[in-house]
RNA sequence: GCCGCCGUAGCUCAGUGGCCAGAGCACGCGCCUCGUAAGCGCGGGGUCGUGGGUUCGAAUCCCACCGGCGGCU
Numbered sequence: 001g002c003c004g005c006c007g008u009a010g011c012u013c014a015g016u017g018g019c020c021a022g023a024g025c026a027c028g029c030g031c032c033u034c035g036u037a038a039g040c041g042c043g044g045g046g047u048c049g050u051g052g053g054u055u056c057g058a059a060u061c062c063c064a065c066c067g068g069c070g071g072c073u
Base pairs, nucleotide, nucleotide: 001072002071003070004069005068006067007066010025011024012023013022018056027043028042029041030040031039049065050064051063052062053061
């Protein structure tokens, strides 16, 4: 330098054009218990890597860039 994959909540990930952006774990509060853990319920937390484009509508499609991983020379 070229090619491919990945980037979404604190962490691990799902979501592949329209449903209010979600799950588990973690965190906070409550219930339960003599108390703790476990269990159950509720809750907070997101510029969907950045910028632009297509579209009535983009986390999702296209382009460029940034970062990570792998491969080729």

The RNA shown here (transfer RNA) has 73 nucleotides and comes from Thermoleophilum album. Its Rfam family is "tRNA". Rfam's curators write: Transfer RNA (tRNA) molecules are approximately 80 nucleotides in length. The sequence is in RNAcentral, with records from ENA and Rfam. The coordinates come from a structure-prediction model, not an experiment, and the mean pLDDT is 81.